RNAcentral holds the sequence, with entries from MGnify. Predicted 3D model of a 167-nucleotide RNA (Lysine riboswitch aptamer) from uncultured Sporosarcina sp. Taxonomically the source falls in Sporosarcina (Bacteria, Bacillota, Bacilli, Caryophanales).
C1' cells in the first nucleotide's frame, strides 16, 4: 500500500404520519382611536392599502406557514458519520449597507451508545452543541492470575491516522 471485514439502543439520507411552533401571525366583523402604513430591517427610489378611516388597543369568528424536532418504513453503510466553518455562491420591487434563509465548503476536533450537572444555540419541556463526569460496548497495548496451549478473567492506559484477515 490494496483487498476483504467487525463494532450495535451503530451511522446518513429519503420518508406516510405527528407533536410543536399556536389559538401565535393573518383575514374578517364590532369598537375606541384619528394619520400614517405593507412591501424583512435602515436610507433613497418605486409600487400598492389609506378619511368610503392608517398605525395601535379590546373583542368576536375562523385561522396557516417555514424553520427546528420525532418517526412506522425503504435504501445506502461501518470516517459510517458528526461537529467546526476560513473563504466562495444564489436569493427579496430597485440600489446600497445590514440580517434571515438556501448551497458549495479549508483547518481543527471526535472509537460508538446511553446518562447525570453546568454553559450555550433554540419559541421550546424538543433537538443539537461545548465543557466536566458517570456507566457500557468493540479493539490493541501492557501488567497480574489460570491454563499445555487456544485463551479467560481483572486492572490500567491508547485512538477510528486505530483494529481483523488475506497479499
Nucleotide at each position: 500500500g490494496a483487498u476483504a471485514g467487525a463494532g450495535g439502543c451503530g451511522c446518513a439520507a429519503a420518508g406516510a404520519c405527528c407533536a410543536u411552533c399556536a389559538g401565535u401571525a393573518c383575514a374578517c366583523a364590532a369598537u375606541c382611536a384619528g394619520a400614517g402604513g405593507a412591501u424583512a430591517a435602515u436610507g433613497a427610489g418605486g409600487u400598492c392599502c389609506u378619511a368610503u378611516g392608517a398605525a395601535g388597543g379590546u373583542u368576536g369568528u375562523g385561522g396557516a406557514a417555514a424553520g427546528g424536532g420525532g418517526a412506522a418504513u425503504u435504501u445506502g453503510c461501518c470516517g459510517a458519520a458528526g461537529u467546526g466553518g476560513a473563504g466562495a455562491g444564489a436569493c427579496u420591487c430597485u440600489c446600497a449597507u445590514u440580517u434571515a434563509u438556501c448551497u458549495c465548503g479549508a483547518a481543527g476536533c471526535u472509537g460508538g451508545u446511553u446518562c447525570u450537572g453546568g454553559g450555550u444555540u433554540g419559541a421550546a419541556u424538543a433537538a443539537g452543541u461545548c465543557c466536566a463526569g458517570a456507566a457500557u460496548u468493540g479493539u490493541c497495548a501492557u501488567a497480574u492470575a489460570g491454563g499445555a496451549a487456544a485463551c479467560u478473567a481483572u486492572a490500567u492506559g491508547g485512538a477510528g491516522g486505530g483494529c481483523u484477515a488475506u497479499c
Its Rfam family is "Lysine riboswitch aptamer". Its family is annotated with lysine biosynthetic process in the Gene Ontology.
The coordinates come from a structure-prediction model, not an experiment, and the mean pLDDT is 80.